This is a predicted structure of a 520-nucleotide part of an RNA (large-subunit ribosomal RNA, domain I) from metagenomes. The full RNA is in RNAcentral, with records from SILVA. It matches the Rfam family "Bacterial large subunit ribosomal RNA". Model confidence (mean pLDDT): 81 of 100.
[in-house]
Context: one part of a larger RNA
RNA sequence: GGCGUACGGGGAAUGCCUUGGCUCUCGCAGGAGACGAAGGACGCGUAAAGCUGCGAAAAGCUACGGGGAGAUGCACAAGAUCGGUGAUCCGUAGAUGUCCGAAUGGGGUAACCCGGCUGGUUGAAGACCAGUCCAAAUGUCGAACCUCCUGAACUGAAACAUCUAAUUAGGGAGAGGAAGAGAAAAUAAUAAUGAUUCCGUGAGUAGUGGCGAGCGAAAUCGGAAGAGCCCAAACUUGCGUGUUUACACGCGAGGGUUGUAGGACUUGCAUCAAGUGGAAUGUUUAAGUGGAAUGCUUUGGAAAUUGCAACCAUAGGGGGUGAUAGUCCCGUACACGUACAGACAUUUCAUGGGUGAGUAUCCUGAGUAGGGCGGGGCCGGAGAAACCCUGUCUGAAUCUGCCAGCACCAUCUGGUAAGGCUAAAUACGCGCGAGAGACCGAUAGUGAACCAGUACUGUGAAGGAAAGGUGAAAAGAACCGCGAUGAGCGGAGUGCAAUAGACCCUGAAACCGUACGUCU
Numbered sequence: 001g002g003c004g005u006a007c008g009g010g011g012a013a014u015g016c017c018u019u020g021g022c023u024c025u026c027g028c029a030g031g032a033g034a035c036g037a038a039g040g041a042c043g044c045g046u047a048a049a050g051c052u053g054c055g056a057a058a059a060g061c062u063a064c065g066g067g068g069a070g071a072u073g074c075a076c077a078a079g080a081u082c083g084g085u086g087a088u089c090c091g092u093a094g095a096u097g098u099c100c101g102a103a104u105g106g107g108g109u110a111a112c113c114c115g116g117c118u119g120g121u122u123g124a125a126g127a128c129c130a131g132u133c134c135a136a137a138u139g140u141c142g143a144a145c146c147u148c149c150u151g152a153a154c155u156g157a158a159a160c161a162u163c164u165a166a167u168u169a170g171g172g173a174g175a176g177g178a179a180g181a182g183a184a185a186a187u188a189a190u191a192a193u194g195a196u197u198c199c200g201u202g203a204g205u206a207g208u209g210g211c212g213a214g215c216g217a218a219a220u221c222g223g224a225a226g227a228g229c230c231c232a233a234a235c236u237u238g239c240g241u242g243u244u245u246a247c248a249c250g251c252g253a254g255g256g257u258u259g260u261a262g263g264a265c266u267u268g269c270a271u272c273a274a275g276u277g278g279a280a281u282g283u284u285u286a287a288g289u290g291g292a293a294u295g296c297u298u299u300g301g302a303a304a305u306u307g308c309a310a311c312c313a314u315a316g317g318g319g320g321u322g323a324u325a326g327u328c329c330c331g332u333a334c335a336c337g338u339a340c341a342g343a344c345a346u347u348u349c350a351u352g353g354g355u356g357a358g359u360a361u362c363c364u365g366a367g368u369a370g371g372g373c374g375g376g377g378c379c380g381g382a383g384a385a386a387c388c389c390u391g392u393c394u395g396a397a398u399c400u401g402c403c404a405g406c407a408c409c410a411u412c413u414g415g416u417a418a419g420g421c422u423a424a425a426u427a428c429g430c431g432c433g434a435g436a437g438a439c440c441g442a443u444a445g446u447g448a449a450c451c452a453g454u455a456c457u458g459u460g461a462a463g464g465a466a467a468g469g470u471g472a473a474a475a476g477a478a479c480c481g482c483g484a485u486g487a488g489c490g491g492a493g494u495g496c497a498a499u500a501g502a503c504c505c506u507g508a509a510a511c512c513g514u515a516c517g518u519c520u
Base pairs, nucleotide, nucleotide: 001519002518003517004516005515006514007513008512009511015505016469017468020440021439022437023436024435025434026433027432028431030428031141032140039100040099041098042055043054044053046078050074051073061094062093063092064091065090066089070082071081072080105114106113107112115133116132117131118130119129120128145176146174147173148172149171150170156163160210186193187192197224198223199222200221207215208214228421229420230419231365235254236253237252238251239250240249241248242247259399261364262363263362264361265358266357267356268355269354275351276350277349278348279347280346281345282344283343284342285341288336289335290334294309295308296307310327311326312316318330319329320328370394371393372392373391374390375389376388377387380406401416402415403414404413405412456463457462476504479491480490481489482488
């Protein structure tokens, strides 16, 4: 020096664990904000650096309700206190709420500076205190969902230009708990259906397409849900204006709302509903309350294990307890519970609402429908191209009317545009509650199980970690010795265990030793 064995150091893998995550389901809620939000700065404790809570009334104040023995948060100890005259704690409502921030008296390099007016304070002034002082646009914030405007490129086409990606990403505006759509100028086809939305089907079909890459319907049928309404006008009328009768216009009231045309108008009949709003009553929802049933024994540090014998069960979901507990604890099934406020139901009040005949006249949405040019949307890329939207130029008819049925024409059929509202079925998940997982288990799972968007990096936009585990219980090692030592170690003691000693569960390998054996 090599190898082997044993015992260590070192190191952190592995195993086990879970406070944290991930995904999903169901339900609730779906907003907050000039009454100053979201988010922050700075403060507030007996001592107080951080987190949490709170705001100069500052880990808190008041009232009501719950609860019933301890309490002064994380966070131990000490000190000082509070509590059956009911504390701490929990729920609801209120008070206070510095400064910044939409930030809003003016300014500003956020958390700062400087003012006006009124009142207070003072003998007076300054200073200070209280209130107030933006506005044109109700401003800003919030996870996604929604509507509208704007709007790419990479890419694919095996290059690339039409095309695709994509009416996507990104940007802007706005709304709601949903949004949008919506009560046929519809779809169909010789038969019919009867607002919209969503799912399945139709169907990768019909189509479209440098007929390339690709894109890609609809009716129908089966389901979910289900709901229908209001104006404008004709006509009547009140008031006002225009110089008066007349007439015209404006505002208000009545009237009226559709395709089998309807309404006004003329003439008859009848007096009835749904719905909506207000009030009262009841039910339900807060913190919370009750809530069954086991003993002995074995092993062990510890019983929930083992053995034997019982019991409850509308409760054998789950968690904890010194190992694995239906009957030990918290709970669970079930039952009960109330203020404000909300939801639902009932009652009552108000509002609201029909129908026949006649048909001469009047009304039934105009810079509209349609057309030309240029674009866009539809499955449809200009095509034979209907239909919808419109930048521009034009431009009807008036119920014997008008539109559509994929050029166009005729017949036929369906409908009645140019005003508006409308729940549900649908989408999402920031928040709250309940639950689930052939999801992860600390290099995994969120970036973050731990004081993490922290430390740290960057001028900045931004980037962005590492880091869990003593033990059942601190019982966290009194005391003694060595030592310069409050380091470290050895005793002693605790504990089942200290090779569980705080660098603390298990403790692999690399690497480093000690002892012994053996080889050279």